[in-house]
C1' cells in the first nucleotide's frame, strides 16, 4: 500500500420509547434507554419530509383591508428507509 470483516480483543456509536427545551411545521438539542451499526465518523447531490414566509385559484366583502378553503414553492428538515459520490479514521485473524 491493495483488498477484506472474525463467534478475537481494545475502544466507540445508540434506533424504539420517555423527560426536558427549541420549532409554524417536519425535526433537532440534551438527559436516560439500547434495537442494531465496521463507518450508524464528517459533507453534501439525487430522492424524500414539511410549508412559517411568498405566490396563485376560489369563496365572503360594492370595493380595499381582512378571513377561510384548495394547490405550488426551501430559504427549513432529512444520510439509521433507498441510490451514487467527496474526505478522514480504530483494530487485525487468514
Nucleotide at each position: 500500500c491493495u483488498a477484506u470483516g472474525a463467534u478475537a480483543a481494545a475502544g466507540g456509536c445508540a434506533a424504539a420509547c420517555c423527560a426536558u427545551a427549541g420549532g409554524a411545521a417536519a425535526c433537532u438539542a440534551u438527559g436516560g434507554g439500547a434495537c442494531g451499526c465496521a463507518a450508524a465518523g464528517c459533507c453534501g447531490u439525487g430522492g424524500c419530509c414539511u410549508a412559517a414566509g411568498g405566490g396563485a385559484u376560489c369563496a365572503c366583502u360594492c370595493a380595499c383591508c381582512g378571513u377561510g378553503a384548495u394547490g405550488c414553492u426551501a430559504a427549513g428538515g432529512u444520510a439509521g428507509a433507498c441510490a451514487a459520490g467527496g474526505u478522514u479514521g480504530c483494530c487485525g485473524a487468514g

Predicted 3D model of a 94-nucleotide RNA (c-di-GMP-I riboswitch aptamer) from Paenibacillus sp. BC26. The prediction has a mean pLDDT of 82. RNAcentral holds the sequence, with entries from ENA.